Overview:
Predicted 3D model of a 74-nucleotide RNA (transfer RNA) from Membranihabitans sp.
RNA sequence: GGUCCCAUAGCUCAGUUGGUUAGAGCAACCGGCUCAUAACCGGUAGGUCCAAGGUUCAAGUCCUUGUGGGACCA
Numbered sequence: 001g002g003u004c005c006c007a008u009a010g011c012u013c014a015g016u017u018g019g020u021u022a023g024a025g026c027a028a029c030c031g032g033c034u035c036a037u038a039a040c041c042g043g044u045a046g047g048u049c050c051a052a053g054g055u056u057c058a059a060g061u062c063c064u065u066g067u068g069g070g071a072c073c074a
Base pairs, nucleotide, nucleotide: 001073002072003071004070005069006068007067010026011025012024013023019057028044029043030042031041032040050066051065052064053063054062
């Protein structure tokens, strides 16, 4: 230098050929249980979906550019 992949909650990830509320597990917090802690059970909160533009009635999803990370080739 070239090609490709990834970026969604504190962490690991899902999200169906764009569609009517953005989710799961773990972690956190509150409560139950216990003499107490852990485990277990119930609940709560937590998101500008990497950034900026574009297409569309409607974008996490499609297009362009950029940023960060990764793989391969040279």

The RNAcentral record of the sequence draws on ENA and MGnify. Its Rfam family is "tRNA". It is annotated as a transfer RNA.